[in-house]
RNA sequence: GUUCCCUUCGUCUAAAGGUAGGACGUCGCCCUUUCACGGCGAAAACAAGGGUUCGAAUCCCUUAGGGAAUA
Numbered sequence: 001g002u003u004c005c006c007u008u009c010g011u012c013u014a015a016a017g018g019u020a021g022g023a024c025g026u027c028g029c030c031c032u033u034u035c036a037c038g039g040c041g042a043a044a045a046c047a048a049g050g051g052u053u054c055g056a057a058u059c060c061c062u063u064a065g066g067g068a069a070u071a
Base pairs, nucleotide, nucleotide: 001070002069003068004067005066006065007064010024011023012022013021018054026042027041028040029039030038047063048062049061050060051059
C1' cells in the first nucleotide's frame, strides 16, 4: 500500500429494516437489631458525518480508533 473483521448503558453481551433488551455494577425502597444475602423499582448506551428508505443500531459511502492477512 491492498483486502477483510470489530466499535451498542460504567463493564460484558443481544437485537439481520418497525418501542434499543439482558446480566453484572450504581442508586432508591422493602426485608434484617445492623451488615451481607434476597425481593421490587429507577437511571444509564447504538464511534462520527453523509446517503437510501415511510421508517436505519441494522443496508451503502467516507472518516476515526482497534485488530488480522498479504506484499